The part of an RNA shown here (large-subunit ribosomal RNA, domain II) has 678 nucleotides and comes from Hydrogenobaculum sp. SN.
Context: one part of a larger RNA
């Protein structure tokens, strides 16, 4: 992992609601007694028939109160006992699951420390004290040689330990193996016997060790501890169908009440459109209508500075500047104004309803997500960000489209059909279906992208020049005062500053650029000529489609692919394809309907409600079976919408089936489920 078997809302009691049954202003017994049993007896008690008040007490009323006022609670609706079912309380209370807490026992054969008594430590090195002898001294001291054999001394086996690395990691092994390493006469190692016990012991201290268990051992018991947590919770079909919000919470992944679902009963109350009516201060707008902000100008108090004056005071001011005026503006917490939509109320008609309201039973929900129209707050006019209110979808929604894709577009799946029509989106091939007309694009633009840039190209409007010859090209001129003045070493059109005139002219700037040290030189503006446009040339603006701007990491990779110059884009038209949409035909079920013609409906998580299938056992009745029961095996037959039922064959070898009732250890794929097998 698979298979088989086992495996989770039960039981008791009390309360509550619904259904059914009995009796009914009543209903009912409990313990117990009698009895083989069935049952009978048993009225104590309980509930109900009256309430109000704290109570005395009064009573269809009563309490508060001075009250005959007013108000509160009542009166005007039948209960009670049992059975069944839903739900709740108390109990383990749907099942499995802690870590933990307590009690009593069992443990020191492991290990820690201690006590008693034994045992063990190859070999080698070093050579303390002391001693002997010799030297030495007055004597010591001291020196030498020898002797001696000390040490938590040295090297190193046994032994003990476990440093570093490797192997091992379903191991040889729940800690080992290989190499290497530390101690190895000591605070050494070790045998045997004994001691210390969990609110404890022991600890050269690591919260170590106390039997592979230790920040409080183990076993059994309390015990089915508790688990607002995780997981799991077993047959079928039918009807309806949510929520992810508000308030509160030692509350935030929990719960309570409300909201939203469902079922029952009662009510006929609802929604949309329209008309009338009411409230409002948003969007917008405005600001000489306020409160504030804010740019420029004017005017003018006040102030600064300068100045005259001994002071008083005066004068000036290209400084600041309230108020006021002009021009142009801004505001969520500004408003002289002010919508649309939305909201409240009334009314008639039509349309729409699993529309609405109340009471009662049962819930679930309290992590929401996305997009759009959009409207906003926070953030950075960031986020697959976050928060608020409105709508939609997903959630709980399948089908078609968007290559693929919860939420986008189309569209809401009862079942069947090798029938038809459409939606979005498509119609060259992959891939179902396409053609016609007019234009645009040359960029594979289409098939990603901004500011910005450009004689791309198409369309349009306007202006200027032009046969008195434009535009381009070619030929020629482009001069004089003058080297303008200043500056400067120089400044001669051309470093810079100032001025920018006059003359000769067809025309020619006190000079457009290159150039020189400065000149020179080249060139331009401007002028003439040549040439030549059945018009042409130059410019501005607008619109369509394109171009550049454009760099990323495995491989083309920014059309789904092939590929396309239309199979791209714009406009117009006509066809076709295309879904579980709609239609057609057949069928099922639900609701409504004078129960009949028919109409409407049948996606669905949590969840509510309803109807059934099957298993085991019991009762009553019927009935099968050795001429073969149950069980088992078998894709192929028959019946039912499903759970399922029946038949047939083989096997099997003794018990079953059906109908009507009753009772449950009543349905398995999941729980890292349990046991077994493979």
């Nucleotide at each position: 992992g698979c298979c088989a078997g086992g495996g989770a809302g039960u039981u008791g009691u009390c309360c509550u609601a619904a259904g059914c049954u009995g009796c009914a202003a009543g209903g009912u017994u409990a313990a117990g007694u009698c009895g083989c049993a069935a049952g009978a007896c048993g009225a104590a008690g309980c509930c109900g028939a009256a309430g109000g008040g704290a109570a005395a007490c009064c009573g269809a009323g009563u309490c508060c109160g001075a009250a005959u006022a007013g108000g509160g609670c009542g009166u005007u609706a039948a209960g009670u006992a049992g059975c069944u079912u839903g739900g709740g309380g108390c109990a383990g209370a749907c099942g499995c699951g802690a870590a933990g807490c307590g009690g009593a026992a069992c443990g020191a054969u492991c290990u820690a420390c201690c006590c008693a008594u034994g045992c063990c430590c190859a070999a080698g090195g070093u050579g303390a004290a002391g001693g002997a002898c010799a030297g030495g001294u007055a004597a010591u001291a001291c020196u030498g040689u020898c002797u001696g054999g000390a040490g938590g001394c040295c090297u190193g086996a046994a032994c003990c330990a476990g440093u570093c690395g490797g192997u091992g990691c379903u191991g040889c092994a729940a800690a080992a193996c290989c190499g290497u390493u530390g101690g190895a006469u000591g605070a050494g190692g070790u045998g045997u016997g004994g001691g210390u016990a969990g609110c404890g012991g022991u600890g050269a201290a690591a919260a170590g060790c106390c039997a592979a268990u230790c920040g409080c051992g183990u076993u059994c018991c309390g015990g089915g501890a508790u688990a607002g947590c995780u997981c799991g919770u077993u047959c079928u079909c039918u009807c309806c169908g949510a929520a992810a919000u508000a308030g509160g919470u030692c509350g935030a992944c929990g719960c309570c009440u409300a909201g939203c679902g469902u079922c029952a009963u009662g009510g006929u109350a609802g929604c949309u459109u329209c008309u009338c009516u009411c409230a409002g201060g948003u969007a917008g707008a405005g600001c000489c209508a306020c409160u504030g902000g804010a740019a420029g100008g004017g005017c003018u108090a006040g102030g600064g500075c300068c100045u005259c004056g001994a002071a008083a005071g005066g004068g000036g001011u290209a400084c600041c500047g309230a108020a006021c005026c002009c021009u142009a503006c801004c505001a969520a917490a500004c408003u002289c104004c002010g919508a649309a939509u939305g909201g409240g109320g009334a009314g008639a008609a039509a349309g729409c309803g699993g529309u609405c309201c109340a009471u009662g039973g049962c819930a679930g929900u309290c992590a929401g997500u996305a997009c759009c129209c959009g409207g906003g707050g926070g953030g950075a006019u960031a986020a697959g960000c976050u928060c608020c209110a409105g709508g939609u979808a997903c959630g709980a929604g399948a089908g078609g489209g968007a290559a693929a894709g919860a939420a986008c577009c189309c569209a809401g799946a009862c079942c069947g059909u090798c029938a038809g029509c459409u939606a979005a989106g498509g119609u060259c091939c992959c891939u179902a279906a396409a053609c016609u007309g007019a234009g645009c694009u040359a960029a594979g633009u289409g098939g990603g992208g901004a500011a910005g840039g450009a004689u791309g190209u198409g369309a349009a409007a306007c202006c200027c020049c032009u046969a008195a010859a434009a535009c381009a090209g070619c030929c020629a001129g482009g001069a004089g005062g003058u080297u303008g003045g200043c500056u400067u070493a120089g400044a001669g059109g051309c470093a810079g500053c100032c001025a920018u005139c006059c003359u000769u002219u067809a025309a020619a700037g006190a000079g457009u650029g290159c150039g020189u040290a400065a000149c020179a030189g080249c060139u331009c503006a401007c002028u003439g000529g040549c040439c030549u446009a059945u018009u042409g040339g130059g410019g501005u603006u607008u619109c369509g489609c394109g171009c550049c701007g454009a760099a990323a990491a495995u491989u083309u990779a920014g059309c789904g692919g092939g590929g396309c110059u239309a199979a791209g884009c714009u406009c117009a038209g006509u066809a076709c394809c295309g879904a579980a949409g709609c239609u057609a035909c057949g069928g099922a079920c639900a609701g409504c309907g004078u129960u009949a013609a028919g109409c409407u409906g049948u996606g669905g998580u949590a969840g509510g409600a309803g109807a059934g299938c099957g298993u085991u056992c019991c009762c009553u009745g019927u009935u099968g079976g050795c001429u073969g029961a149950a069980g088992u095996c078998a894709a192929a037959g028959c019946c039912g919408u499903a759970a399922g039922g029946c038949a047939u064959g083989a096997u099997g070898g003794a018990c079953g089936a059906c109908a009507g009732g009753g009772a449950a250890g009543u349905g398995a794929g999941g729980a890292u489920c349990c046991u077994g097998g493979c």
The prediction has a mean pLDDT of 85. NCBI's taxonomy places the organism under Bacteria, Aquificota, Aquificales, Aquificaceae, Hydrogenobaculum.